[in-house]
RNAcentral holds the sequence, with entries from Ribocentre.
A computed fold for a 171-nucleotide RNA from Brevibacillus parabrevis, annotated as glmS glucosamine-6-phosphate activated ribozyme aptamer.
The model forms 81% of the base pairs in the Rfam consensus.
It matches the Rfam family "glmS glucosamine-6-phosphate activated ribozyme aptamer". About the family: This entry contains a glucosamine-6-phosphate activated ribozyme that is found in the mRNA for GlmS. GlmS is an enzyme that uses fructose-6-phosphate and glutamine to generate glucosamine-6-phosphate. The ribozyme catalyses self cleavage of the glmS mRNA that is thought to regulate GlmS activity.
The prediction has a mean pLDDT of 77.
Lineage of the source: Bacteria > Bacillati > Bacillota > Paenibacillaceae > Brevibacillus.
RNA sequence: AACAGUCGUAAAGCGCCAGCACUGUGGCUGCCCGGCAUGGAGCCCAGUGGACGAGGUGGAGGUUUAUCGAAGAUUUCGGCGGGUACCUCCCGGCAGCAGUAUCACUGCCGCAGAACGCAAGGACAAAGCAUCAGGGUGAUCUGAUGGACAAAACUUUGCGUGUGAUACGUU
Numbered sequence: 001a002a003c004a005g006u007c008g009u010a011a012a013g014c015g016c017c018a019g020c021a022c023u024g025u026g027g028c029u030g031c032c033c034g035g036c037a038u039g040g041a042g043c044c045c046a047g048u049g050g051a052c053g054a055g056g057u058g059g060a061g062g063u064u065u066a067u068c069g070a071a072g073a074u075u076u077c078g079g080c081g082g083g084u085a086c087c088u089c090c091c092g093g094c095a096g097c098a099g100u101a102u103c104a105c106u107g108c109c110g111c112a113g114a115a116c117g118c119a120a121g122g123a124c125a126a127a128g129c130a131u132c133a134g135g136g137u138g139a140u141c142u143g144a145u146g147g148a149c150a151a152a153a154c155u156u157u158g159c160g161u162g163u164g165a166u167a168c169g170u171u
C1' cells in the first nucleotide's frame, strides 16, 4: 500500500467524486510555444471546490430528475449513492356540522395531528453581504459579530362544497 473480515461512530437538502474547474515552495519532460525565465503547456503525485436554508419519518412493498423558496449568472455544472416524497395495502385515529353507538363509504391525520376549493390578511430562514479573527505555501476552509430579505407547509377571517344503513334514545 492493496485485499478480506470484524467492531464502532456520524449525516438525510444528506454523503460521495471517475468528468470538470482550481492549487502546490512535490516529481518528470524527447517533441510543442516562448526565447533564456524559479516560464507556458503536458504527464505523474498530493490536494481544494463541487446546494443556502424552510419543511419533512406509524408499518410493509413498489417507483425515482421527491416539496418550497433564497442567492447567483463559470461548478447550486455534470454524475453516483442514499433519502423523511409519491403510489398500493395494512394498523391506529379524526372529520363528513345541532342525540349516541356500530358498520360501510369518502376525505384526512400519524400524536405540536386530523376534509377540500376559492379570496383576503399574518408569521417564520440560512447562505449571500459588511466587519473581524483563526488554519493552510496555496486553491480554500472554519468561526464570531452586525443588519436584512423568502416561498410552501402553517395560521386568521370570509364564502362555497362535502354520506348512507341499522340499533337504541328523545320530541
Base pairs, nucleotide, nucleotide: 014081015080016079017078019077020049021048022047023046024045026044027043028042029041032040033039052069053068054067058090059089060088061087062086063085091110092109093108094107095106096105099168100167101166102165103164104163115161116160117159118158119157120156121155122154129146130145131144132143133142134141135140